[in-house]
A computed fold for a 73-nucleotide RNA from Allomyces macrogynus ATCC 38327, annotated as transfer RNA.
Lineage of the source: Eukaryota > Fungi > Blastocladiomycota > Blastocladiomycetes > Allomyces macrogynus.
RNA sequence: GCGGAGUUGGCUCAGUCGGUAGAGCGUUGGUCUCAUAAUCCAAAGGUCGGGAGUUCGAGCCUCCCACUCCGCA
Repeated sequence: GCGGAGUUGGCUCAGUCGGUAGAGCGUUGGUCUCAUAAUCCAAAGGUCGGGAGUUCGAGCCUCCCACUCCGCA
């Protein structure tokens, strides 16, 4: 330099055909216990890597950029 895959709560990942984002773990509070852990219940936490475009509407489509991984040279 060329090609491919990826970037979504603190972590690991879903998100189908474009209709306004979820799970597990973790955290906090409660429940239970003599107490701790486990169980069960609830809550907080994201503007989806950055920007632009298309659209009534974008995590999803198009373009540019950044970063990570793999391959080729």
The same sequence occurs in records of 3 taxa.